[in-house]
Context: one part of a larger RNA
């Protein structure tokens, strides 16, 4: 892992509702007893309970009663029939669908491992050092020292046993549930080891580590309270048909659990709803505005203040300071408003559409983490596949077609079956179904097919101007002077470092006291003007269309890919045509109203869940029907029948039970539970 078998809402009481059944102003037996064909029935037992009368705290009254001073008013009641049984469904009590903790107590059983102890016994090759002490010599007055022998002390040294584990390698489904190989440390000692004994679970024992107590230790292990308890996870077993949620309020030691409501579903029982349209309201958003309340700008005036001045003090004068009220101009505000909408909300005996969608009671749930999209917001940084709530969609619980691929986007709700047709949305060169369709125009960037502020004689269309056959705009030839070297300044300043300015005047076709290079100043070169050639447009400002650069990233280049340029891109127009489970055609099935019916109409996606109908499986009953050696049941194969679950016929194999059909009861259906057992 795969195969077989086993594996999870049950039984009892209780009250609640629903149906089915017995009697019925009734209704019913409990315990027990007694028969009897004895896991069973019969019959007895009325003691008890419910109901048939409320009311009040009770006395007590009674179809009434209570409250009270009331004959008032007001609460409850009368006017609808129960009850004992069975089904069935949820609750509650109990292990209560099933598996699952870690703990908690009680009683016992360990000290053969291991700790420390207590008694008795054993063991430590071999080498080394050379304390005390004595002993002798030397030395002292004696002493003390000295020196040599002698001696054999030590948690003394080196090192095997023997014990310990410092390092590192290998082992790591190991040769071992702690090993092996190589070096390490201790090795007369707080040393090592045998026997026999003591200490026991909140308790030992401990050179102290929450260590050790039999591979088990912040509380050993067996047994038992026990089927602790689990608001947590897991798993919960044929079929089909109807309808079909929620992820939200409110309280919760509550936030991943629960209770009421809200949505769902079924059964009564009633007659409303919805939704557009018409009137009628109620409001202070969006938007405006600035009359309030506040913020904020510019000028004016200038109440005070600040600086000068002046003076004993003060008046007073004066200020390129600050600046209240006011003026005029011109702005902002979720917690401003002199205003002020669209929607939405409410009402209705305006009209008009659906056509049961409303409500109320009863009985059974599920939800209570929800996502993401548009739209107006709030937090957050006008970040987030981010968070709070409104509001509409989808998805959750929705298949299908588009968006390459995709929960939440776009279109579109799938009962079945078909090798029929016509849409959506998106699309028609090939992949790939269907225009290499048609018209007019842009775009040259592969833009299309990713990006901003900012940039640019790209390039089309519109406005609008100025110049132009008295000749523009570009080239091209020619001029482009004269007072002057303007004045000043300066070394120098001569058009052209700079400063000045009635930047004038003159000769012109035209020529700045100079547009730019140039130079040390000057010189050159050049513009502006002007005139000749030539021969039709050029120039400027603006609004818009579509491009351009701005543009650097990690596997493979931002179309899905080939590949596209008078498209196979963009715009804008009108056709064709494909495309889906969407309509529509043919046949079917099933549910729901209407109908005596025939039939007609509408419906038939679905997660939790609520509700109907039905297969199968064992065992009882009729059952000593029937069916089986002319071969039961089980296996195996099989093209048949049914809307599933299933069920038969036939064969074969097997070798002895099986059981239509109507009811009855349940050890009644397995793929899942890191399920159990077996087996491959």
């Nucleotide at each position: 892992u795969c195969c077989g078998g086993c594996g999870a809402g049950u039984u009892a009481c209780g009250g609640a509702c629903a149906c089915u059944g017995g009697c019925a102003a009734g209704g019913u037996u409990a315990a027990g007893u007694g028969c009897u064909u004895a896991a069973g029935g019969c019959a007895c037992g009325g003691a008890g309970c419910c109901g048939a009368a409320g009311g009040g705290a009770a006395a007590c009254c009674a179809a009434g009663u209570c409250u009270u001073a009331a004959c008032a008013g007001g609460g409850c009641a009368u006017a609808a029939a129960g009850u004992c049984a069975g089904u069935g469904u949820a609750c509650g009590u109990a292990g209560a669908c099933c598996c699952g903790a870690a703990a908690c107590c009680g009683g016992g059983u360990g000290a053969u491992c291991u700790a420390u102890c207590c008694a008795u016994g054993u063991c430590c090759a071999g080498g080394u050092u050379g304390a005390a002490g004595u002993u002798g010599c030397c030395g002292u007055a004696a002493a003390a020292g000295g020196c040599a022998a002698u001696g054999g002390a030590g948690g003394a040294c080196c090192g095997a046993a023997c014990g310990c584990a410092c390092a590192u390698c290998c082992g790591u489904u190991g040769a071992a549930a702690a090993g092996g190989g190589u070096g390490g440390c201790g090795a007369u000692g707080a040393g090592g080891u045998g026997u026999g004994g003591a200490u026991a679970g909140g308790g030992g024992a401990g050179a102290a580590a929450u260590u050790c107590c039999a591979a088990u230790c912040g509380a050993a292990c067996c047994c038992g309270g026990a089927g602790a308890u689990a608001g947590c996870u897991g798993g919960u077993u044929c079929u089909c048909c109807u309808c079909g949620a929620a992820a939200u309020a409110g309280c919760u030691u509550u936030a991943g659990g629960g209770c009421u409501a809200g949505c769902c579903u079924c059964g009564u029982u009633u007659u409303a709803g919805u939704c557009u349209u018409a009137u009628g309201g109620a409001g202070g958003u969006a938007g405006a505005g600035c009359a309030c309340u506040g913020a904020a700008u510019u000028u004016c005036c200038g109440c005070g203040g600040g600086g000068g001045c002046g003076u004993c003090a003060a008046a007073g004068c004066u200020u390129a300071c600050c600046a209240a009220a006011g003026a005029a101009u011109a702005u902002c505000a979720a917690a401003c408003u002199c205003c002020g909408a669209a929607u939405g909300c409410c009402a209705u005996g305006u009209a008009g559409a659906u056509g049961a969608u409303g409500a109320a009671c009863g009985g059974g749930a599920g939800u209570c983490a929800g996502a993401c999209u548009g739209c107006a917001c709030g937090a957050g940084a006008u970040a987030a596949g981010u968070u709070g709530g409104g509001u509409a969609g989808u998805c959750a619980a929705a298949a299908g077609g588009g968006a390459a691929a995709g929960a939440g986007c776009c279109c579109a709700g799938a009962c079945c079956a078909c090798c029929a047709g016509c849409u959506a949305a998106g699309g028609u060169c090939c992949c790939a179904a269907a225009g290499u369709g048609u018209g007019u125009g842009u775009u040259a960037a592969g833009u299309g097919g990713a990006a901003a502020a900012g940039g640019a004689u790209g390039u089309g269309g519109g406005a609008u101007u100025u110049c132009g056959a008295a000749g523009a705009c570009a080239a091209c030839u020619a001029g482009g002077a004269u007072g002057u070297u303007g004045g000043c300044u300066c070394a120098g300043a001569a058009g052209c470092a700079g400063c000045c300015a009635u930047u004038c005047a003159u000769u012109c076709a035209a020529a700045g006291a100079g547009u730019g290079c140039g130079u040390a100043a000057c010189a050159g070169c050049u513009c502006a003007c002007u005139a000749g050639u030539c021969g039709a447009g050029a120039g400027g400002u603006u609004c818009u269309g579509c491009g351009c650069c701005g543009a650097a990233a990690a596997u493979g280049u931002c179309c899905g890919g080939g590949g596209c340029u008078a498209a196979a891109a963009c715009a804008c127009a009108a056709c064709a045509c494909c495309g889906a489970a969407g309509c529509u055609g043919u046949g079917g099935a099933a549910u729901g109203u209407a109908g005596u019916a025939a039939u007609a109409c509408a419906u038939u996606g679905g997660u939790a869940g609520a509700g109907g109908a039905g297969c199968a499986u064992u065992c009882u009953u009729a059952a000593u029907a029937c069916c089986g050696a002319c071969g039961a049941a089980g296996c195996u194969g099989u093209a048949c029948c049914g809307g599933a679950a299933g069920g038969a016929g036939c064969a074969g194999u097997g070798g002895a039970g099986g059981g239509a059909u109507a009811a009855g009861a349940a050890g009644a259906g397995a793929g899942a539970a890191u399920g159990c057992c077996g087996g491959a």
The part of an RNA shown here (large-subunit ribosomal RNA, domain II) has 680 nucleotides and comes from Roseburia sp. 831b. Rfam family: Bacterial large subunit ribosomal RNA. The RNAcentral record of the full RNA draws on SILVA. The organism belongs to Roseburia, within Bacteria.